[in-house]
Predicted 3D model of a 108-nucleotide RNA (SAM riboswitch aptamer (S box leader)) from Guptibacillus hwajinpoensis.
The coordinates come from a structure-prediction model, not an experiment, and the mean pLDDT is 81.
The RNAcentral record of the sequence draws on MGnify.
The organism belongs to Guptibacillus, within Bacteria.
């Protein structure tokens, strides 16, 4: 970079550290010295592995668990918004579908 599937649900009152963070531009709107963001320990979840079970067209599909392994996650809907089209209201605001970006897994 490309395809595919998901992204409103869950996860600590613990230990370090000590100033900023919530991808990237903007615009909001929050976390955060009552100690963030990080690290570590704990967890949380079922993408892929793994194990029973059904089904089968034999290639798989579905469901189940979660004690193994590989990721990933553990404020806020992927914190909202931007672009397109609709709805309602008509001071530009709300609401819906989609697209775009992004994140994770799996594969190439």
């Nucleotide at each position: 970079u490309c395809u595919u599937a998901u992204c409103a649900a869950g996860a600590g009152c613990g230990g370090c550290g000590g100033a900023g963070g919530g991808a990237a531009u903007a615009g909001g709107c929050c976390c955060u010295a009552u100690g963030a963001u990080g690290c570590c320990c704990g967890g949380c979840a079922a993408c892929c592995u793994u194990u029973c079970a059904a089904c089968u067209a034999c290639a798989g599909u579905u469901g189940a668990a979660g004690c193994u392994g590989g990721u990933g996650c553990c404020a806020a809907a992927u914190c909202c918004u931007a672009c397109a089209g609709g709805u309602g209201a008509u001071a530009u605001c709300a609401c819906c579908u989609g697209g775009a970006a992004g994140a994770u897994a799996a594969g190439a």